c-di-GMP-I riboswitch aptamer, 89 nucleotides, folded computationally.

């Protein structure tokens, strides 16, 4: 330096759910809370997935409803990129 994660130490993160705020929604921030995580650290480049405000098309007398669409999300779905603690081998 690379591969790897068996044991251990120091620590770290925090699913569901609850409160509150932001958002059209998906989802997110903060606080509580721990199912889990060796990258569950960073980052939407590719795919998957979620949503559809706006736009387009359609229905309807109208309120409104239906379909398509990401420029909105998600890294705790996968691949790829960057960085990193400890350690048997």
């Nucleotide at each position: 330096a690379c591969c790897u994660g068996a044991a251990a130490a120091a620590g770290g993160c925090a699913a569901a759910c609850c409160g509150u705020c932001c958002g059209a929604a998906a989802g997110g921030g903060c606080g509580g809370g721990a199912c889990g995580c060796a990258a569950a650290g960073c980052a939407a480049g590719g795919g998957a997935c979620c949503u559809a405000a706006g736009g387009c098309g359609g229905a309807a007398a109208a309120g409104u409803c239906c379909g398509c669409u990401a420029u909105g999300g998600c890294u705790g779905c996968c691949c790829g990129g960057c960085u990193g603690c400890c350690a048997a081998g």
Its mean pLDDT, the model's own confidence on a scale to 100, is 87. The model forms 95% of the base pairs in the Rfam consensus. Rfam family: c-di-GMP-I riboswitch aptamer. Gene Ontology term of the family: cyclic-di-GMP binding.